[in-house]
Small-subunit ribosomal RNA from Prevotella sp. WAL 2039G, 1386 nucleotides, folded computationally. The sequence is in RNAcentral, with records from Greengenes.

RNA sequence: UGCAAGUCGCGGGGCAGCAUGAGGGUUGCUUGCAACCUUUGAUGGCGACCGGCGCACGGGUGAGUAACACGUAUCCAACCUACUCCUUACAACGGAAUAACCCGGCGAAAGUCGGACUAAUACCGUAUGAUAUCCUAUGCAGGCAUCUAACUAGGAUUAAAGGUUUAGCGGUAAGGGAUGGGGAUGCGUCUGAUUAGGCAGUUGGCGGGGUAACGGCCCACCAAACCGACGAUCAGUAGGGGUUCUGAGAGGAAGGUCCCCCACAUUGGAACUGAGACACGGUCCAAACUCCUACGGGAGGCAGCAGUGAGGAAUAUUGGUCAAUGGACGGAAGUCUGAACCAGCCAAGUAGCGUGCAGGAUGACGGCCCUAUGGGUUGUAAACUGCUUUUAUACGGGGAUAAAGUUAGGGACGUGUCCCUAUUUGCAGGUACCGUAUGAAUAAGGACCGGCUAAUUCCGUGCCAGCAGCCGCGGUAAUACGGAAGGUCCGGGCGUUAUCCGGAUUUAUUGGGUUUAAAGGGAGCGUAGGCCGUAGAUUAAGUGUGUUGUGAAAUGUAGACGCUCAACGUCUGACUUGCAGCGCAUACUGGUUUACUUGAGUUUGCACAACGUUGGCGGAAUUCGUCGUGUAGCGGUGAAAUGCUUAGAUAUGACGAAGAACUCCGAUUGCGAAGGCAGCUUGCGGGAGCAAAACUGACGCUGAAGCUCGAAAGUGCGGGUAUCGAACAGGAUUAGAUACCCUGGUAGUCCGCACGGUAAACGAUGGAUGCCCGUUGUAUGGCCUUUCGGCUAUGUGACCAAGCGAAAGCAUUAAGCAUCCCACCUGGGGAGUACGCCGGCAACGGUGAAACUCAAAGGAAUUGACGGGGGCCCGCACAAGCGGAGGAACAUGUGGUUUAAUUCGAUGAUACGCGAGGAACCUUACCCGGGCUUGAACUGUAGGCGAACGAUCUAGAGAUAGUGAGGCCCUUCGGGGCGCCUACGGAGGUGCUGCAUGGUUGUCGUCAGCUCGUGCCGUGAGGUGUCGGCUUAAGUGCCAUAACGAGCGCAACCCCUGUUCUCAGUUGCCAUCGGGUGAUGCCGGGCACUCUGAGGAUACUGCCUCCGCAAGGAGUGAGGAAGGUGGGGAUGACGUCAAAUCAGCACGGCCCUUACGUCCGGGGCUACACACGUGUUACAAUGGCCGGUACAGAGCGUCGGUCGUAUGCAAAUACGAUCUAAUCUUUAAAACCGGUCUCAGUUCGGACUGGGGUCUGCAACCCGACCCCACGAAGCUGGAUUCGCUAGUAAUCGCGCAUCAGCCAUGGCGCGGUGAAUACGUUCCCGGGCCUUGUACACACCGCCCGUCAAGCCAUGAAAGCCGGGGGCGCCUGAAGUCCGCGACC
Repeated sequence: UGCAAGUCGCGGGGCAGCAUGAGGGUUGCUUGCAACCUUUGAUGGCGACCGGCGCACGGGUGAGUAACACGUAUCCAACCUACUCCUUACAACGGAAUAACCCGGCGAAAGUCGGACUAAUACCGUAUGAUAUCCUAUGCAGGCAUCUAACUAGGAUUAAAGGUUUAGCGGUAAGGGAUGGGGAUGCGUCUGAUUAGGCAGUUGGCGGGGUAACGGCCCACCAAACCGACGAUCAGUAGGGGUUCUGAGAGGAAGGUCCCCCACAUUGGAACUGAGACACGGUCCAAACUCCUACGGGAGGCAGCAGUGAGGAAUAUUGGUCAAUGGACGGAAGUCUGAACCAGCCAAGUAGCGUGCAGGAUGACGGCCCUAUGGGUUGUAAACUGCUUUUAUACGGGGAUAAAGUUAGGGACGUGUCCCUAUUUGCAGGUACCGUAUGAAUAAGGACCGGCUAAUUCCGUGCCAGCAGCCGCGGUAAUACGGAAGGUCCGGGCGUUAUCCGGAUUUAUUGGGUUUAAAGGGAGCGUAGGCCGUAGAUUAAGUGUGUUGUGAAAUGUAGACGCUCAACGUCUGACUUGCAGCGCAUACUGGUUUACUUGAGUUUGCACAACGUUGGCGGAAUUCGUCGUGUAGCGGUGAAAUGCUUAGAUAUGACGAAGAACUCCGAUUGCGAAGGCAGCUUGCGGGAGCAAAACUGACGCUGAAGCUCGAAAGUGCGGGUAUCGAACAGGAUUAGAUACCCUGGUAGUCCGCACGGUAAACGAUGGAUGCCCGUUGUAUGGCCUUUCGGCUAUGUGACCAAGCGAAAGCAUUAAGCAUCCCACCUGGGGAGUACGCCGGCAACGGUGAAACUCAAAGGAAUUGACGGGGGCCCGCACAAGCGGAGGAACAUGUGGUUUAAUUCGAUGAUACGCGAGGAACCUUACCCGGGCUUGAACUGUAGGCGAACGAUCUAGAGAUAGUGAGGCCCUUCGGGGCGCCUACGGAGGUGCUGCAUGGUUGUCGUCAGCUCGUGCCGUGAGGUGUCGGCUUAAGUGCCAUAACGAGCGCAACCCCUGUUCUCAGUUGCCAUCGGGUGAUGCCGGGCACUCUGAGGAUACUGCCUCCGCAAGGAGUGAGGAAGGUGGGGAUGACGUCAAAUCAGCACGGCCCUUACGUCCGGGGCUACACACGUGUUACAAUGGCCGGUACAGAGCGUCGGUCGUAUGCAAAUACGAUCUAAUCUUUAAAACCGGUCUCAGUUCGGACUGGGGUCUGCAACCCGACCCCACGAAGCUGGAUUCGCUAGUAAUCGCGCAUCAGCCAUGGCGCGGUGAAUACGUUCCCGGGCCUUGUACACACCGCCCGUCAAGCCAUGAAAGCCGGGGGCGCCUGAAGUCCGCGACC
């Protein structure tokens, strides 16, 4: 902005507009036609008007409503109902107005006022009128009824309308039906008790008013009721139902489309009209908002259909038609109808169809990944060949069905229905459908691939970027992030998000629990309530069953049918588990009644107890007081001090005072409801138990509210106060010590009265009743018994069977099997907190949340680990000893610092004289500089060359480059070997990752442990074995044993050494024989001895004594070379430390490729304020120096070891000799003997420095060792602390080897000489083993974990204030309107 409610002229007066007719006129033109003008309501019809009916339906929305609003069932004898149907009767005679129209006024408009005329099915009067209504009389009858009321008689009151036309319509009264409505009642219908009392017209009555009708609906009077723990009132939320989703069901959640009901129409109020409204498209008033205005005043209501704005994550066209269905009006034709039917938009939902089908391998190309280089996968997928044409496009056909009806005519019968003929009606729509042609032609995406959960690889990234439903991924090899390839699932969809149900037996009616996981009230008495013994009778409320009515349709469901199928639709059936009525049944529950005794109670007797309360009495102890004795301390502690004491303490004796508590007995003993109760005794009160009978006759159990009791501490008032003793003071301890310990000490502890009402008030186990194997104590009573002992009842303990339990455990005193009642629980924290209420003098108690936050919190048990837990045991672990380190100088390694580089690694024990058993160059990995790029080394293929190599010289720091004397082998003659050059292909890396690895190694630890099979136990983790007793170095062995065996470890087997035997006998040996020398096994000879080498023997607790069951242990035991493993070595279980090593080697991945590779020269690894580790030498007399002299073992050696002679002070050098080694090297040193030094910075000590040399080497400057001379530092035995060692050990003394040109070696690995001390013992420190115990630890005590604190303000709370909303009560003003009253006018 448009449309959504009008219609009837067959009610009426009329005639604005349209059409027709008639009269008149004019023109054209001619005698009836056309056009125009005019008159006429005459006709069709009709704007506006009067009148009738409709507008209360249809359509929209869900604000309000927790209510008779809705659902269901019943009732109205307490009611209405236009149009519609049936029946009966009637419709007579009159009258007065009013709109329209006309005239006039006001106003901008909306509109309004005045005058005059007129009609009706509009309005009014009179008549008639009953079976209507009312009154009176009568009172048959009715299932109840304040009651109703038939028949009959009498009285009173009220009606009407006509029009068209000849048949239908309409009017009035009454009765009945149908339809629609109104009212009442039973039952059902959300949450909160931190809402417990509510209510004054409130509840009822009498009488009125009002209504269609009942009723406090309203009013006057009277009474004081009524509702409520079976949840009133209040607050919050919400339209209800059919139904929808989910679920096996019971349930839970929801109320969109469709249907029924209700409520509402801008907000609030109100009535009018009408059959019906307190009325969505009516009226009036108030308010808010919007619009018009001449500022005076007016207009409006989309939660109708479209549409617009706003809001929002989000929701459509300002379409067509009344053809059908339905509605209003009409007699009808018909008109109206955003109801409705259609179309448009939207994958929002459901269903159907398609996007092709078949063949096609060199398994093409490409991509991707793996690989053994053959291949695999995408994949018959593609290309290619053949076929089909749904769909699409084009052309053509098609009028089925929805159509029934209307109008006109005819027929039939039951007179309002059906049938026949003709005619006419289609929005969608020329649609559905059919045919022809073309041609694979026009048509596929989304999510996911760690597990749950179907489906995996590569690359990139590197706790970043990101993912994530839960667990959780990502820190350089990510199936989890991103991409790709492949795969999986679904498919015109696929994922995400939100919500609901399920899974969840996780609110448990079906269908859970409460000892320890959340959960039993602190205890008793007892009200309501719930439950309740045996037998009979009765009833039939519950219960069961049959039947009747209802439970709308749609939905859902079964069958059939219709659209080509399906979705969808049509028909039929069952269902709708409910409510109500009427019968039948009577076991159980209930009601009534009659009985019973076993539950419960009463009486009698016996015996019992730390049961309560009241009074009296007692002794010991403590403290205090007085007196005596007595003298210097007492007291207290881990040790002390404060404190007391010469003014006489403590100690001790006597006497006295006070208060509190009751030793022994005394005990898993007794009593009590629980809390609790203990000297003796008295009074009062309560109680369970036992025994035998008698009596009552279910009188019982439990128990929300309620009442009472209720440890200790605390509070009020009044007493009392000896001890002890919060607070407080002082002394200690301690880093501190507002604590633990000590000295004091107030409240309190005690008594009376009152309050409070909590505890781990615990058996962490509510009460009652019944049932169910046993063993063994104990208290009280009874019975039997000579004693012993047995039986029984009630208590109180222990251990066990079945059973239960997650397990631990419980087990006739249940946590077993059952019944009844009460209380309580529903993840952890927030929190038993906040707010509110109740109680209290207070302290505080009772009741008792939420926001927010976490993914756990928790129980029981298991295996380890740990403990300033326990038991047993071991180790140079401590102790007992000896010698060192830490102080000095130097050597060496490390840290740090420095540097161009000071290469790298090792870092508590388990790095630091470690890798390194040899850094001047090399090594070398580092730095600087100079070179090379298939490369310094190795290697394949192909081609070429012939040597390779290379003295010399030149340039250069050198690498390198140039020069180049000289300079091959084999051959079957094909060639091969070897080397060089070129090309291609491999290279190379001490670059990273030891947290990707192999291998190797360290450590716990040479500690005695670590496991398995079968069996058994346990739901299981797991246990047992492997524990226990004794023993051992040992899980070594013996005994015992639900275990029996076995394996890896231990031990033994192996090597060296100690004794002996046999064999062998050179280079070893020399007793005997011989020879020889200055001397020597030097020589012949021999193998006896020593020795060497090989093979045996020996030692086993075997013997004796003692102890012990045995295993085994003990002995100055015997014997023996050796005695209890003879000594030493090698040998290292399962595992731990993400221990160490990518730089010894190997290796995955990553990285570099004219360099992070490789060659060369020089430098560095050797720096130096400092700190640490490991060593050497010393500080001296058990010594230094000088001289003399004795005794080893194990090794190495020809580029070597060594000897002799000579030279040199020496390092060493020259010459000669010997040894390829049981042959030579080969004199050990300390020790011992003699001399000297005489306690000092020295004849100790030797650093540092100067000078001169030797040697190695291409080369000793950075940066070698050694020798000689000179110089002669620190240091006089080392703080805290700390290391090694138990016998041929420590200590001390020298000798050798590897590496190596030489050596920074004082290091490492070996060898022998001399050669001690001490061990009472296991309390303590450290480490370890076994058993046991606790655990909130499991990365395992280097664990876990508590509190405060920064910034911020997400959540919550507070905050000066500021803004807004809702409600209650009171008061003020008060519209429209209705009823009544009064007044005025008509």